Predicted 3D model of a 344-nucleotide part of an RNA (large-subunit ribosomal RNA, domain IV) from a wastewater metagenome. Model confidence (mean pLDDT): 85 of 100. It matches the Rfam family "Bacterial large subunit ribosomal RNA". Rfam links the family to the GO terms structural constituent of ribosome and ribosome. The RNAcentral record of the full RNA draws on SILVA.

[in-house]
Context: one part of a larger RNA
């Protein structure tokens, strides 16, 4: 010095990103206990006041213990005298709650959750594992079972169906493999013609044609669902505008004109876990507030189940403010016990 414990006058967060970390509180009995509130809490809310032992007496009860009351005394700094054992208060974010996660850097506002909703399945269900047998769903049957979002409650959940996605319709186009009509092409039975060749015929070589077959490639017409179309459909993906002008100072802008869209953000909320300018402007807290609260609305870029607005009670949750407390700090002291270090 470094680790542990302990104490510190005056002062109390002036410390620090942050009261980290430490001090406080703290047991039983009594009293008394607000706002809010889903009437269950909130609550142990806050705040208080007792507490040993000696003597004595006491209502209820068949009786006894316990415990409890009462009146008087005692000793100590102190009677839950060690130990063991809640600080607590205000406003606000988030997420309804208990509950699960990143074994070993994160435990949340992240998953989950009752509870809403939409969409599939009618039983040889849908779904899902398996080349298949089969098995699961399910020894279940739509108050059931899968799959998407949301996520307790409350008060709600606009407007847009152009696109993209699903769902239905079925005239018309299109449009596979299949079947294929007719033509062309090669291919040679055969026909013609020239040559050799022979008394001739036959016969051989060459060329030009060419029927059925077979082949090859084309390929009219046939052909289903899709697509093209038409309508539906947002707790389906998603989307939800600009530019002028106007009122008796001035400003605004109910109001009116225009362009464009499939519709132009509705309630409610708003510098917000969302606001860049920006430490926006007021107000409230401080002596002094870039945080915090409460308004305002010019919402760079909030908004209704990718939910919106609030919310009691919860929370090892981020952010604010007070009380109490304290060596966090002014500023360090002192002290136990081990080490580092020095000597042997």
């Nucleotide at each position: 010095c470094c680790c542990u414990c302990c104490u510190u006058a005056a002062g109390g967060a002036a410390c620090u990103c942050g009261g980290c970390a430490a001090a406080a509180u703290a047991a039983c009995u009594c009293c008394g206990u607000a706002a809010c509130u889903u009437c269950g809490g909130a609550a142990g809310a806050a705040g208080g006041a007792g507490u040993g032992c000696c003597u004595a007496a006491u209502a209820a009860u068949u009786a006894a213990a316990a415990a409890a009351u009462u009146a008087g005394g005692c000793u100590a700094c102190a009677a839950u005298a060690u130990c063991a054992a809640g600080u607590u208060c205000c406003a606000a974010g988030c997420a309804a709650c208990u509950g699960u996660u990143u074994a070993a850097c994160a435990a949340a506002a992240a998953c989950a959750c009752a509870g809403g909703u939409c969409u599939c399945c009618g039983c040889u269900a849908a779904g899902u594992u398996g080349a298949a047998a089969a098995a699961c769903g399910a020894u279940g049957u739509a108050u059931g079972g899968g799959g998407g979002c949301u996520g307790a409650c409350g008060c709600c959940u606009g407007c847009c169906c152009a696109g993209u996605g699903c769902c239905g319709a079925a005239a018309a186009g299109u449009u596979a493999a299949u079947g294929g009509a007719a033509g062309u092409a090669g291919u040679u039975a055969g026909a013609u013609a020239u040559a050799u060749g022979u008394c001739a015929a036959u016969a051989u070589a060459u060329a030009u044609c060419a029927a059925a077959g077979c082949u090859a490639a084309u390929g009219a017409c046939u052909g289903a669902a899709g697509c093209u179309u038409c309508g539906g459909u947002g707790a389906a993906c998603g989307g939800c505008g600009g530019c002028c002008g106007u009122a008796a100072c001035u400003a605004u802008a109910a109001c009116g004109g225009u362009c464009c869209u499939a519709a132009g953000g509705u309630a409610g909320c708003g510098a917000a876990a969302u606001u860049c300018c920006u430490u926006g402007u007021c107000g409230g807290g401080u002596a002094a507030g870039u945080u915090c609260c409460g308004a305002c609305c010019c919402g760079c870029a909030c908004g209704a189940a990718u939910g919106g607005c609030g919310u009691a009670a919860c929370g090892a949750u981020g952010g604010c403010c007070a009380c109490a407390c304290u060596g966090u700090c002014u500023c360090c002291u002192c002290c136990u016990g081990a080490g580092a270090c020095u000597c042997a």